Transfer RNA from a Planctomycetota bacterium, 86 nucleotides, folded computationally. Its Rfam family is "tRNA". From the family's description: Transfer RNA (tRNA) molecules are approximately 80 nucleotides in length. Its mean pLDDT, the model's own confidence on a scale to 100, is 81.
RNA sequence: GCCCGAGUGGCGGAAUGGCAGACGCAGCGGAUUCAAAAUCCGCCGUUAGAAAUAACUUCGGGGUUCAAGUCCCCGCUCGGGCACCA
Numbered sequence: 001g002c003c004c005g006a007g008u009g010g011c012g013g014a015a016u017g018g019c020a021g022a023c024g025c026a027g028c029g030g031a032u033u034c035a036a037a038a039u040c041c042g043c044c045g046u047u048a049g050a051a052a053u054a055a056c057u058u059c060g061g062g063g064u065u066c067a068a069g070u071c072c073c074c075g076c077u078c079g080g081g082c083a084c085c086a
Stems, first nucleotide, its partner, number of pairs: 001082007010025003018066001027043005045056004059075005
């Protein structure tokens, strides 16, 4: 340099055009307990808000579409293969 694959919360990951983060782990709060472990219940992306709720969010930028994590283009990073290696 060329080809292929991947990038989503703190972590592993789901959804392959139609409510992003299902489910699990970790974490926080509560119940139970003399106390703890285990177990059970609730919460758990970001911002604003007292809350209800609203807006934003799938590596970055652009495009297609009523609608994009998903399809197309450019770029970045990581992994693999090939080539070069004087």